[in-house]
């Protein structure tokens, strides 16, 4: 110089006019102080917490998720360490990584021939024909050449009329047995000659695991108004009114207070917690323990801003709505630590 990885910061300083919340003073108007968006508040993709809901008990079914092993956490598809495979001189990254010897499906093109495959060219043997190159007809061969993503273990010596796990040595495979790890795996030794078991499961299955639905506009309390209706009191009723008269018969009637409703509206949930920061122990590590320390928007038509100086490296994505762990995606640009070439 080129890089990996892992963090931090997210324009600064003054003025000044303003919003939102809260402290204090003040009868009040009002003054005075103090705080006020982010790494992502984004997508709403997972995993909690809290609130409700005829069981949101146990099983089967469907349905959706997850998938190598171990630890972490409240959990979890996230993290961390470790295995297997693949990239890369490396640091170091990247994997839906269970199961294709249960069963279905699929698989253009090209090629003789594609899933108990298959002789287009060559190669070999034999018989016939021919003067001779050489044809013909049978069989034998997957070594060589063609076709393909892929042609039925590689690679080599042997061996054969040529040829083949046909032998046999080393790799791969299967099986078994031993050790080493908790466990994924991994080493050795023996055994099988391998038409045992080609691919695809982000193709339908199988297997093992997990999952009850709605979401704070969840809920919960205060309560004008209207309907309906229930209690107690008080007035009556030989009454009035459904009917013009009267008789019966039916059904209806007034005030108060209290329940009860729950509509505007308000109030609460609402922000002090799996909390931040610092040190100390333990752990490879995620992370846990223990102490000390700070208090860090809380809006509802929704506040958090606007101008002016100035100085630089000229400043990017981007706006909290119940909270938290995440993971993903957007980002001008500075700086820091550790590594490797």
């Nucleotide at each position: 110089g080129a890089g990996u990885u892992g963090g931090u910061c997210a324009g600064g300083c003054g003025a000044u006019c303003g919003c939102u919340g809260u402290g204090c003073u003040g009868c009040g108007a009002a003054g005075c102080g103090c705080a006020g968006a982010g790494g992502a508040a984004a997508g709403u993709c997972c995993g909690g917490g809290c609130u409700c809901c005829a069981a949101c008990g146990g099983g089967u079914c469907a349905g959706a998720g997850u998938g190598c092993c171990a630890g972490g956490u409240a959990a979890c598809a996230c993290c961390u360490g470790g295995g297997a495979g693949g990239c890369g001189u490396g640091a170091g990254c990247c994997u839906a990584c269970g199961g294709a010897a249960a069963g279905u499906g699929c698989a253009g093109c090209a090629g003789a021939a594609a899933g108990g495959a298959a002789a287009c060219c060559g190669c070999c043997c034999a018989g016939u024909c021919u003067a001779a190159g050489g044809a013909c007809u049978g069989g034998g061969u997957a070594a060589g050449g063609g076709u393909g993503a892929a042609a039925a273990g590689g690679u080599g010596c042997g061996g054969u009329a040529a040829g083949a796990g046909c032998g046999c040595a080393c790799c791969g495979c299967a099986u078994g047995u031993c050790c080493g790890g908790u466990a994924a795996c991994g080493a050795a030794c023996a055994u099988g000659g391998c038409g045992a078991u080609g691919g695809u499961a982000a193709a339908c299955c199988c297997c093992a695991c997990u999952c009850g639905g709605a979401g704070c506009a969840a809920g919960a309390c205060c309560a004008a108004a209207u309907a309906g209706a229930g209690a107690u009191c008080c007035c009556u009723a030989u009454g009035c009114c459904g009917u013009g008269a009267c008789c019966c018969u039916c059904g209806g009637c007034g005030g108060a207070u209290c329940c009860g409703g729950g509509u505007a509206g308000g109030u609460c949930g609402c922000u002090a917690c799996a909390g931040g920061c610092g040190a100390g122990c333990g752990g490879u590590g995620a992370c846990g323990c223990u102490c000390g320390u700070c208090g860090c928007a809380g809006a509802u038509g929704a506040a958090u801003g606007g101008u002016c100086g100035u100085c630089c490296a000229c400043g990017a994505c981007a706006g909290a709505a119940c909270c938290c762990g995440g993971c993903u995606u957007a980002u001008c640009g500075a700086c820091c630590a550790a590594c490797u070439c």
Predicted 3D model of a 341-nucleotide RNA (Bacterial RNase P class A) from uncultured Luminiphilus sp.
The sequence is in RNAcentral, with records from MGnify.
Taxonomically the source falls in Luminiphilus (Bacteria, Pseudomonadota, Gammaproteobacteria, Halieaceae).